[in-house]
RNA sequence: CCGUAUUGCAGGCUCAAUCCCUGAUGAGGGAACGGGGGACUUUUUAUGGGGUGAAUAACACUAUGAUAGUGUUUAGGGCUAACUCUCGUCCGAAUCCGACAACUAACCUCGUAGGCCUAAGAGAGGAGAACA
Numbered sequence: 001c002c003g004u005a006u007u008g009c010a011g012g013c014u015c016a017a018u019c020c021c022u023g024a025u026g027a028g029g030g031a032a033c034g035g036g037g038g039a040c041u042u043u044u045u046a047u048g049g050g051g052u053g054a055a056u057a058a059c060a061c062u063a064u065g066a067u068a069g070u071g072u073u074u075a076g077g078g079c080u081a082a083c084u085c086u087c088g089u090c091c092g093a094a095u096c097c098g099a100c101a102a103c104u105a106a107c108c109u110c111g112u113a114g115g116c117c118u119a120a121g122a123g124a125g126g127a128g129a130a131c132a
Stems, first nucleotide, its partner, number of pairs: 010118005018031005032112006041102001048100001049097004057073006076091004083125005
C1' cells in the first nucleotide's frame, strides 16, 4: 500500500414488517401498514381442496422401484426520494392449513419476522415539493 474477515456507529435496499407512549429489565398499550375468517348473492366438492408470496408454466437430460436432481426458457417481480419509457442486470423460492374456507356489510382475529448492501445499474422525459 492492497485484499479479506469480524465488531461498532451511520446511511440504505427487499418486505406489510415502521413509529409513538407507559413501564421496567417481566411486560403492556396505541397509531399506521398488511393478512385471514365472516351474511345477502352465487358457486364449488377425491385426479382432494385452500392460504401467504413476484415466484407460474413448458421442454430436455441424468438417475431410480418410485421419488429426485441438473440445464434452458417463461407468466410475473426487484434494481435506492416518487412516476413513465428505453437499455442493462438479477430473481423466478420457500412455506403454512389439514378434509376445510368463493365474494362478502356488520363483526371477529392475526402479523410488524427475516435476509442483504456501502453509492449502492445507466440514460431520457414529464410533473411535484422545499428553500432563497